[in-house]
Context: one part of a larger RNA
Molecule: large-subunit ribosomal RNA, domain IV
Organism: Bacteroidetes bacterium OLB11
RNA sequence: UCACGGUUAAGGAACUCGGCAAAUUAACCCUGUAACUUCGGGAAAAAGGGAGCCUUCUUCGGAAGGCCGCAGAGAAAUGGCUCAGGCGACUGUUUAACAAAAACACAUGGCUAUGCAAAAUCGAAAGAUAACGUAUAUGGCCUGACACCUGCCCGGUGCUGGAAGGUUAAGAGGGGAUGUCAUCCGGCUUGUCUGGAGAAGCAUUGAAUCGAAGCCCCAGUAAACGGCGGCCGUAACUAUAACGGUCCUAAGGUAGCGAAAUUCCUUGUCGGGUAAGUUCCGACCUGCACGAAUGGUGUAACGAUCUGAGCACUGUCUCAACCGUGAGCUCG
Numbered sequence: 001u002c003a004c005g006g007u008u009a010a011g012g013a014a015c016u017c018g019g020c021a022a023a024u025u026a027a028c029c030c031u032g033u034a035a036c037u038u039c040g041g042g043a044a045a046a047a048g049g050g051a052g053c054c055u056u057c058u059u060c061g062g063a064a065g066g067c068c069g070c071a072g073a074g075a076a077a078u079g080g081c082u083c084a085g086g087c088g089a090c091u092g093u094u095u096a097a098c099a100a101a102a103a104c105a106c107a108u109g110g111c112u113a114u115g116c117a118a119a120a121u122c123g124a125a126a127g128a129u130a131a132c133g134u135a136u137a138u139g140g141c142c143u144g145a146c147a148c149c150u151g152c153c154c155g156g157u158g159c160u161g162g163a164a165g166g167u168u169a170a171g172a173g174g175g176g177a178u179g180u181c182a183u184c185c186g187g188c189u190u191g192u193c194u195g196g197a198g199a200a201g202c203a204u205u206g207a208a209u210c211g212a213a214g215c216c217c218c219a220g221u222a223a224a225c226g227g228c229g230g231c232c233g234u235a236a237c238u239a240u241a242a243c244g245g246u247c248c249u250a251a252g253g254u255a256g257c258g259a260a261a262u263u264c265c266u267u268g269u270c271g272g273g274u275a276a277g278u279u280c281c282g283a284c285c286u287g288c289a290c291g292a293a294u295g296g297u298g299u300a301a302c303g304a305u306c307u308g309a310g311c312a313c314u315g316u317c318u319c320a321a322c323c324g325u326g327a328g329c330u331c332g
Stems, first nucleotide, its partner, number of pairs: 001327008010318002014316001019313001028050004036041001038145001052067006068072001080311007087303002092104002109142006120129003146298004151228003156225002158221005165216003171210002176205005183197005188191001229247005256290001257287001268284005
């Protein structure tokens, strides 16, 4: 000097990002116990009191009297508590070895597919799972207890349904066209010459026409993917605008909430708490850029969750000191 353990005057969070760490509390018995609440809880709430040994009595629960110590749950083990808010209902699950959470799951709710040789999944197939189940079932997607609710838009994309018309593949079809060429006609230099026409067959190519789904088209559908305006004027102080005008849109954000896990400006403004508060709580609404199962708003209980405050407590600190054990260091 370091590590671990222990004690500490006065103060008591002044430490610090933050009470991190430590301390306090503690088992048992008795009294007592608030807001809130889903009436179960909250709750061991909180806040208080008790305790050893001996004698006597006893209804055997205890009561009375006495004794000792600094100390009687005599050691060890063994909740600190309260208030307020965010998030997630809850118990659970997770990044084996830097993240345990507000993430995942969850009961609940909804949409959707599927009539059984089911849909879905694996597999060239046979076959298997689903399921030795049968729509109160099984698969997929979303939401995430409970309470109150869940507004408007189907123009785009998707899905479902429709089938009149347009478009449309393979295929069918084969009008024709071309090559080859028997043969025929013409020319002359009569040739294994040359110009032309050209049946059948074979070959190459191929028009019209017919031709499904799909797409175009017509409807439906948002707890499908998603979306949910701008400008100007107006009331007898001022301000504001219930009201009016106008442009655009598929429709222009309803209820509720709101400087929020969302607010840039911003430490917004006001109130509370502090001597002093960029955090916190309650409001306001000017929502840069909340908003309704990508769920909205509340919510008792719960949480090794996050945030703010207080009581108690303490070497966290003012500010250090000492003791024990081990290591280091120096000497031998």